Predicted 3D model of a 74-nucleotide RNA (transfer RNA) from a Planctomycetaceae bacterium. The coordinates come from a structure-prediction model, not an experiment, and the mean pLDDT is 80. It was read from a public genome assembly. Rfam family: tRNA. The family's RNA type in Rfam is transfer RNA.
[in-house]
């Protein structure tokens, strides 16, 4: 320095060509249930969708640019 990929909850990840409230397991908080604990069952918090900007009536999506992390290729 050059190309390609990722980046969404505390972790792992969805999110089908943009649409009205952003989701799952899994962790967690309260209740339940037990003599207690495990399981289980109700509910619930928890997110500037890495950041900044563009496009649109409308952006996790579409574009540019940084940034971080991984590969490759000099």
């Nucleotide at each position: 320095g050059g190309g390609c990929g990722a980046c969404u909850a505390g972790c792992u990840c969805a999110g089908u060509u943009g649409g009205u409230u952003a989701g799952a397991g899994c962790g967690u908080u309260g209740c339940u249930u037990u003599c207690a604990c495990a399981c289980g069952g109700c509910a619930g918090a928890g997110g500037u969708c890495a950041c900044a900007g563009g496009u649109u009536c409308g952006a996790a999506u579409c574009u540019u640019g940084u940034g971080u992390c991984g590969c490759c290729c000099a």